[in-house]
RNA sequence: CGGCCUUCCUCGGGGUGGCGUAAGCGCCUGAGACACUUGCAGCAAGAGUGGACCCGUUGAACCUGAUCCGGUUAAUGCCGGCGUAGGGAAGGAUUGCUUUUACCCC
Repeated sequence: CGGCCUUCCUCGGGGUGGCGUAAGCGCCUGAGACACUUGCAGCAAGAGUGGACCCGUUGAACCUGAUCCGGUUAAUGCCGGCGUAGGGAAGGAUUGCUUUUACCCC
């Protein structure tokens, strides 16, 4: 130097669905389905900011395939397939142990 372990620092990535209701709100699954701003005549789509949660190459966090296929359900990525498919976001410090090598001394 490398490998493994311990403790910490900073940075980054991601998703935010379904159903019922006039509305409040409620129910389902989950780690997470949140809040605010913008947008609009108004609602909404879209976009942004923040929080929580999860994930960072040992990468199924998450995206594409997908208006996919099979099953289930009130409904839905709800479950499974697809998937030894393709993408996808990291650096530093530190504790101890250890392999090899170099140098010095005897």
Model confidence (mean pLDDT): 77 of 100. Predicted 3D model of a 106-nucleotide RNA (TPP riboswitch aptamer (THI element)) from a Gammaproteobacteria bacterium. The model forms 92% of the base pairs in the Rfam consensus. The sequence was found by an Rfam model in a public genome assembly. Lineage of the source: Bacteria > Pseudomonadati > Pseudomonadota > Gammaproteobacteria.